[in-house]
RNA sequence: AGAGUUUGAUCAUGGCUCAGGAUGAACGCUGGCGGCGUGCCUAAUACAUGCAAGUCGAACGAGAAACAGACAAAACUUCGGUGGCGUCUGGAGUAAAGUGGCGAACGGGUGAGUAACACGUAGCUGACCUGCCCUCAGGAGGGGGAUAACGCAUCGAAAGGUGUGCUAAAACCCCAUAAGCUCACAGGAGUUAGACAACAGUGAGAAAAGACUCUGGUGCCUGAGGAGGGGGCUGCGGCCCAUCAGCUAGUUGGUAGGGUAAAGGCCUACCAAGGCAAAGACGGGUAGGGGGCCUGAGAGGGUGGUCCCCCACAUGGGAACUGAGACACGGUCCCAACUCCUACGGGAGGCAGCAGUAAGGAAUAUUGCGCAAUGGGCGAAAGCCUGACGCGGCAACGCCGCGUGCCUGAAGAAGGCCUUCGGGUCGUAAAAGGCUUUUCUGGUCGAAGAGGAAGGACAGUAGGCCAGGAAUAAGUGUCGGCUAACUACGUGCCAGCAGCCGCGGUAAAACGUAGGACGCAAGCGUUAUCCGGAUUUACUGGGCGUAAAGCGCAGGCAGGCGGACAUGCAAGUUGGCUGUGAAAGCGCCCGGCUCAACUGGGCGAGGCCAGUCAAAACUGCAUGACUGGAGGGCAGUAGAGGAACGUAGAAUUCCGGGUGGAGUGGUGAAAUGCGUAGAUAUCCGGAGGAAUACCAGAGGCGAAGGCGACGUUCUGGACUGGCCCUGACGCUGAGCUGCGAAAGCAUGGGUAGCGAACGGGAUUAGAAACCCCGGUAGUCCAUGCCGUAAACGAUGUUCACUAAACGUCGGUGCGAAAGGCAUCGGUGUUGAAGCAAACGCGAUAAGUGAACCGCCUGGGGAGUACGGCCGCAAGGCUAAAACUCAAAGGAAUUGACGGGGGCCCGCACAAGCAGCGGAGCGUGUGGUUUAAUUCGAGGCAACGCGAAGAACCUUACCUGGGUUUGACAUGCUAGUAGUAGUGAACCGAAAGGGGAACGACCUUCGGGAGCUAGCACAGGUGCUGCAUGGCUGUCGUCAGCUCGUGCCGUGAGGUGUUCGGUUAAGUCCGCAAACGAGCGCAACCCCUAUCGUCAGUUACAAGUGUCUGACGAGACUGCCGCCGGGAAGGUGGAGGAAGGUGGGGAUGACGUCAAGUCAGCAUGGCCUUUAUGUCCAGGGCGACACACACGCUACAAUGGCUGGUACACAGGGCAGCGAAGCCGCGAGGUGGAGCGAAUCUCAGAAAGCCAGUCGAAGUUCGGAUUGCAGGCUGCAACCCGCCUGCAUGAAGUCGGAGUUGCUAGUAACCGUGGGUCAGCCACACCACGGUGAAUACGUUCCCGGGCCUUGUACACACCGCCCGUCACGUCAUGGGAGCUGGUAACACCUGAAGUCGGUAGGCUAACCGCAAGGAGGCAGCCGCCAAAGGUGGGGCCGGUGACUGGGACGAAGUCGUAACAAGGUAGCCGUA
Repeated sequence: AGAGUUUGAUCAUGGCUCAGGAUGAACGCUGGCGGCGUGCCUAAUACAUGCAAGUCGAACGAGAAACAGACAAAACUUCGGUGGCGUCUGGAGUAAAGUGGCGAACGGGUGAGUAACACGUAGCUGACCUGCCCUCAGGAGGGGGAUAACGCAUCGAAAGGUGUGCUAAAACCCCAUAAGCUCACAGGAGUUAGACAACAGUGAGAAAAGACUCUGGUGCCUGAGGAGGGGGCUGCGGCCCAUCAGCUAGUUGGUAGGGUAAAGGCCUACCAAGGCAAAGACGGGUAGGGGGCCUGAGAGGGUGGUCCCCCACAUGGGAACUGAGACACGGUCCCAACUCCUACGGGAGGCAGCAGUAAGGAAUAUUGCGCAAUGGGCGAAAGCCUGACGCGGCAACGCCGCGUGCCUGAAGAAGGCCUUCGGGUCGUAAAAGGCUUUUCUGGUCGAAGAGGAAGGACAGUAGGCCAGGAAUAAGUGUCGGCUAACUACGUGCCAGCAGCCGCGGUAAAACGUAGGACGCAAGCGUUAUCCGGAUUUACUGGGCGUAAAGCGCAGGCAGGCGGACAUGCAAGUUGGCUGUGAAAGCGCCCGGCUCAACUGGGCGAGGCCAGUCAAAACUGCAUGACUGGAGGGCAGUAGAGGAACGUAGAAUUCCGGGUGGAGUGGUGAAAUGCGUAGAUAUCCGGAGGAAUACCAGAGGCGAAGGCGACGUUCUGGACUGGCCCUGACGCUGAGCUGCGAAAGCAUGGGUAGCGAACGGGAUUAGAAACCCCGGUAGUCCAUGCCGUAAACGAUGUUCACUAAACGUCGGUGCGAAAGGCAUCGGUGUUGAAGCAAACGCGAUAAGUGAACCGCCUGGGGAGUACGGCCGCAAGGCUAAAACUCAAAGGAAUUGACGGGGGCCCGCACAAGCAGCGGAGCGUGUGGUUUAAUUCGAGGCAACGCGAAGAACCUUACCUGGGUUUGACAUGCUAGUAGUAGUGAACCGAAAGGGGAACGACCUUCGGGAGCUAGCACAGGUGCUGCAUGGCUGUCGUCAGCUCGUGCCGUGAGGUGUUCGGUUAAGUCCGCAAACGAGCGCAACCCCUAUCGUCAGUUACAAGUGUCUGACGAGACUGCCGCCGGGAAGGUGGAGGAAGGUGGGGAUGACGUCAAGUCAGCAUGGCCUUUAUGUCCAGGGCGACACACACGCUACAAUGGCUGGUACACAGGGCAGCGAAGCCGCGAGGUGGAGCGAAUCUCAGAAAGCCAGUCGAAGUUCGGAUUGCAGGCUGCAACCCGCCUGCAUGAAGUCGGAGUUGCUAGUAACCGUGGGUCAGCCACACCACGGUGAAUACGUUCCCGGGCCUUGUACACACCGCCCGUCACGUCAUGGGAGCUGGUAACACCUGAAGUCGGUAGGCUAACCGCAAGGAGGCAGCCGCCAAAGGUGGGGCCGGUGACUGGGACGAAGUCGUAACAAGGUAGCCGUA
């Protein structure tokens, strides 16, 4: 520090995701040790049990018991005694209890509540308090009455009381004294906003406690001060929601009083009507705050557990008492809920103290030891108390440290895994040898902490020493990319994985297992949460033309910002100094535990805040002055700017009349419609409404919406010119207000044309549309609403600055004028710099700056729901969430595509010729059938294709019969001499079995070969052409496809290769940021046409060369004219056998189709192994109701038949071609000459030509089919061959829609040969010659292709993409008659405890009084307030709800085709 993911690729936008760190964690697997920390995040849920706050006898009274000792009553007695009531002494002035003092308000826990002066920070308190402690000053004299304990009585189950009697004090009370204190009154320098206060005066008032100890001390009272602690007030700071916008009655202030330690509306009465709020009041939600902690470069973000500070709370709620301090965790009273006890009458309780229990939960420990240390309370002290604390226990929960060994060790062992079978790897790893002992075990010694001695939890711990022995100690996650680490097997879109992208459908580095590897390590992973990465809320540090984003436009309050000069002030600002910023933490340095974690010390930081001093540039404030911004006056100018009223002509329609006579209208074509009741057309006249041709322009005006005939009136703004005036009066603008197209709404009017809805006609599969005929609202006017648009320049307003060029509108100056010059304002085009992701923008900025406003933060859900506001309604404005996706989107690139465009090719169409499609037959295919009809090929580019030869064989299929190292190869082992081989009988369909008989080879004599048996293995036309090689088809013989360097672009990529010509051609020329090059094209190669030379087997009579075959020549737009650009080239001509590629062939670029082939061959993997191998016989591949493809033969007279007769080329031939002759009607037979072939032979060419016949007929056409008789091949023609003869003589009379080939020696017609092959189902295929045409205007259209361009939402690329309803499933959500909870208030009723106030009567020690009585007090009662409860109507927030609305998602459902191309009606926005 980045990375993955949208695309075919690219750039940018943008979200999602990952790598890091962290945690009071939990879960999974695993687990050796130690140190230091940490440990209920949930139920502030309920709690059994024990402990957590007491202490003081040196304040006071009172004062046991057990037990021990002594004596000893009753009773009993055997009179010895037993017994022990009771007394005394000790226990002991002890224990327990009580009065009193101090403490219990600390310490410890928790985080519920609280959005607040609660907290933090800085101040204020002249508005205050302060026990214990310290300092100082003064004092302590005299008296009195009670009461608890206790005794007695009594109530109660208990808890607890009640009555009566006694008693003490440092408890309580009275009097005295008063330095000082308090109060009242009147002075009062100074200070202050103002006053109080200090100081001094007068008057009044209030104190005390003693006890112990003894030279000290301790305690008490009053006052002053201090220290520490606390109360109150204030500035500033720190959460979310505006779908919470208005809140407020003690409310805001005043006066008086009350209350408090104290200011205050804190409380009460009265008076006034204020107070708060967009800088967010009020309301709602959430939350203890801080030091800090985590993260981050920082700014920030998140967090507040442990430790420290503060606050709040103590079962929920209320209240006061005591006290220096509480409204009090282990105090009191009351209400409530809950739990417990109960004798049912009443009582008791409060772990959010330490342990512990239950419950909840993913989850969090011991009912331990000790007060030894530190600290706290009491005490003079000893000491007591202390679950604070110090320790130990449990837990890998965290951090830190250590260990599980070290060295040597290659036969690279065994074993595992992989393998190309060679090997590789685990791996020096192990074993083995040597060494060490941290740790471990045993033994022994044994701390510091720990004070002046002893004791001392921890602890026989830490640690030391000795001994033993590698001994006691490794896991976990991952290995497709991100991201470090790869193979095998299993599985087969299954099982599963997954953080994102994504893996898995038979070769998975992604699942599972194994081996190996990588990472970390007593841990490792997972999950959750936070920060980071995320400049993805942007202060640092983002954006808004098209990606999300400029309000439709303007006016304008608040607010923000603001020209130039001078002076002053010092709020902001800057600097110095001071205070503060607790400790811990953090950074640095030093130190202590062996190190570290941890910890001790020092220094620093802690940007803040406050005070003070200073400065005066900038901002601000004040004052004065300025004219450049802004505005005004004056003179002109242009204009569809706005409103009202009026006027005009053209056109449409309608009405009246005339002419006229059959149609008209409309469309792609039609029809509906109109028309003989006279339309359309045409002429005249009239009516009415709406809109204003030409002018008219990228023109003008307006803020926008918008504005278009002419005239008049009223009216807004702009521009120009030059002078004068005001003197910053300015810019922007949340809220607010106004304007605001169309559609729409309300009321009234108007209505010619057009025209939603609607009706009809067409189109169509349908047609709710597009087209046509009609037509209502509406469109128009007036008034009022609505307030939205793709309200767009998708570009907020204002100001300044920054090259130019060209056009246009308005003005001014110069000029005679110009298609001039200068200048101002507007409106356009092109472009520099610059900007931008690119497209593009570019003085009218999207450039460079400034000011202010608005808006954005992934897509969908959704501009939706709910709420609120507005509206008559339609609806508008504001505006979420659940859920869901890994993208959505922008610009540009290359392709592909288009029912886009341009240019150009091709037998592509057209023009022609012959066909196919109909018939019969042949062949192939589909289908069907079958035991099997083996398999493959499937639009073009499968279908007379693989197959250039299926009767057996072939053969792969079926049935049946055999066989198992095999029909075939190699290796090893063993055996084998009458061995290998040949092989008669016999069985069998054959294979095979069977074996009589015959009978070998080489040799270095070991053996080899052969054979037999066995083991390895063979074999497979079994699967996968989507694992492959090779080969092939196709686009396409099309003219294309690329590269190097350079240049352009951020990049994909472009350029070159485009463009202008030209060509068959990316062929060539020219131009050109390209210059060259490669694969293709062409040429080189072969055949052929002409000629020459050479040779001469054969051919021919010689000799020759018309033949054969070898080498050459020839053709190059070379020459001429014209066209063209002096080009390339085109066109015509000459010459020539041949002319512009002469004709034909071979030759097939980069690539496409997962095209074809595992069955030609090869080959990975899988499967099979007495079978899916192999052998054999028979059958099948030849089936047949059909369908298609390719052919043959025909339908006839340009013909058939008969007779005669002519002319080829190219081939084949020895298991071959086979002559003559003879036989047969013929196929053929016989025969065997000749020939390995220019010699012989196949071999008669046929159409043609010359004659004859047939005469339009299903025929003398046609030959299918069938019968009979033959021939040939072959082991064998039944299934299932070919040929011949005789007989038979079918369909068929030129073929629907449609469709094929061919442009010249071509089509068509005619025959010939060859391969395969025994034969042949060949009409096929491959070749050969003979005869030998027609037509091409042309490129509009169909098909295919090339180039350029355009659009694109396509890229699996239009056989693409994609929308909506419906149906099904799942999920979340809105509405909903209601039902049901929570919450905070309000109104009324009832109203506990308690403070305060009142109080006739009751009770009453201290004081007064001789007494009566009084003062005071207490209880009771009354009142205010008031917790809780009740009733009620509402508010807010949930849950649930028949039904209902839309939404999201879900491999292969239905209907259509809306969008993307001109998407086939351009699309889209608003509205009905």